[in-house]
Molecule: RNase P RNA; transfer RNA
Organism: Candidatus Omnitrophota bacterium
RNA sequence: UGGGGGGGCGGGAUAGCUGCAGUUACCGGGUACCGGUAACUGAGGAAAGUCCGGGCUCCGGUCGGGCCGGGACUGGGUAACACCCAGGUUCCGCAAGGAAACGGAAAGUGCCACAGAAAAUAGACCGCCUGUCUUCGCCUUGGCGAAAGCGGGUAAGGGUGCAAAGGUGAGGUAAGAGCUCACCGGCGCCAACCAUAAGGUUGCCGUCUGGCAAACACCUCUCUGGAGCAAGGCCGAGCAGGGGGAUGGACGCCCGCUCCGCAAAAACCCCGGGUAGGCUGCUUGAGCCCUGUCGUAAGGCAGGGUCAAGAGAAAUGGCUAUCUAAACAGAACCCGGCUUAUCGCCCCCCCCUCCC
RNA sequence: GGGCCAUUAGCUCAAUUGGCAGAGCAGGACACUCUUAAUGUCAAGGUCGGUGGUUCGACUCCACCAUGGCCCACCA
Numbered sequence: 001u002g003g004g005g006g007g008g009c010g011g012g013a014u015a016g017c018u019g020c021a022g023u024u025a026c027c028g029g030g031u032a033c034c035g036g037u038a039a040c041u042g043a044g045g046a047a048a049g050u051c052c053g054g055g056c057u058c059c060g061g062u063c064g065g066g067c068c069g070g071g072a073c074u075g076g077g078u079a080a081c082a083c084c085c086a087g088g089u090u091c092c093g094c095a096a097g098g099a100a101a102c103g104g105a106a107a108g109u110g111c112c113a114c115a116g117a118a119a120a121u122a123g124a125c126c127g128c129c130u131g132u133c134u135u136c137g138c139c140u141u142g143g144c145g146a147a148a149g150c151g152g153g154u155a156a157g158g159g160u161g162c163a164a165a166g167g168u169g170a171g172g173u174a175a176g177a178g179c180u181c182a183c184c185g186g187c188g189c190c191a192a193c194c195a196u197a198a199g200g201u202u203g204c205c206g207u208c209u210g211g212c213a214a215a216c217a218c219c220u221c222u223c224u225g226g227a228g229c230a231a232g233g234c235c236g237a238g239c240a241g242g243g244g245g246a247u248g249g250a251c252g253c254c255c256g257c258u259c260c261g262c263a264a265a266a267a268c269c270c271c272g273g274g275u276a277g278g279c280u281g282c283u284u285g286a287g288c289c290c291u292g293u294c295g296u297a298a299g300g301c302a303g304g305g306u307c308a309a310g311a312g313a314a315a316u317g318g319c320u321a322u323c324u325a326a327a328c329a330g331a332a333c334c335c336g337g338c339u340u341a342u343c344g345c346c347c348c349c350c351c352c353u354c355c356c
Numbered sequence: 357g358g359g360c361c362a363u364u365a366g367c368u369c370a371a372u373u374g375g376c377a378g379a380g381c382a383g384g385a386c387a388c389u390c391u392u393a394a395u396g397u398c399a400a401g402g403u404c405g406g407u408g409g410u411u412c413g414a415c416u417c418c419a420c421c422a423u424g425g426c427c428c429a430c431c432a
Base pairs, nucleotide, nucleotide: 002351003350004349005348006347007346008345009344010343012323013322014321015320016319017318018317020042021041022040023039024038025037026036027035028034029033044328048339049338051337052336053335054334055333056228057227058226059225061257063256064255065254066253069223070222071221072220073087074086075085076084077083088102089100090099091098092097103219104218108216109215110212111211112210125158126157127154128153129152130151131150132149134147135146136145137144138143139142166184167183168182169181170180171179185208186207187206188205190203191202192201193200194199232280233279234278235277242271243270244269245268249259250258273431274430275429287306288305289304290303291302292301293300294299357428358427359426360425361424362423363422366381367380368379369378375412384398385397386396387395405421406420407419408418409417
């Protein structure tokens, strides 16, 4: 100098003018409120996608089972998780480092197109070896050699394919073959040691029978009731408690238990009618900051400090000056994560080239 | 705000245990006709919305995005 890997921080600042929303206080009007003045406060790291997990609320209880669905190495963290931390194994990368949808294929059902002889109970196209028969050739009639046909053996070699039934070498054989042996490799049982565990190392023995579970409503273990703040509660206005259907009811997929109820209803579905108002839920919460302490870490515990938007067709905007590069983007019940979008800066590390 | 669905040729839609992407209409050329329409024949036209992954192989399976669409309130 070029290329790459990992981590962290910030998300315009200051001043002035002028708006918008909320809270509190005061004043005025005279009440579910309206107006004015002052002070204070007022979007994000992702507020997003709605992909996971919870709180909260309702479905009478959500007590048991099933279906559907989710998860899947080990240990820990947490309210919980598919998240996070630490470790293991496999894979990728020269490396720094990174990824894993990482239980089971010797339980079942299935799939492996084309090519190829054969694609899973292996298989004979060429080749190799061999038996028999026919023809031909050679030579001292018995052999030798060649070719074609019909059989048998053989998985070493060729060729096909993503994948061809362990690899290399030696022995062995008619030719061959884990058929035998040596080394290497895979799988499995057992034992010892290390580790909380996943697992690792070593030894001994056996074995050499693909791949796909991001194929199955397949197996094993495990989790899970459903719906969502437009949930739900209170008040007010208005219309037609009008019509049809199903059913003992309560389960938003089904069944059971239990409870209630005693034939009833705007409790269920469809059609039809009315309203388009107010209050609440609503922001103090697994909250945020600092210190100490325990832990490798994620995080836990203790102490102190602090209150920081709450709208409802939806507020947080605009202009000017200086510095400057200002991107992605706007809360809607609230949290913990993941993923995606995006600007700038800083730190550490690896590889290559050149110089000292 | 919350819940759900779809995306394949210019348009409307198919494609199942993953194995060569098809149909109808439209458009083009040719034939028929005096000409046009209708009819017939022929050919063309696709990154299967995008990116990445699993797999020998992906429209199909998985993950993350993009675009478009549908539903919802209260009263008795």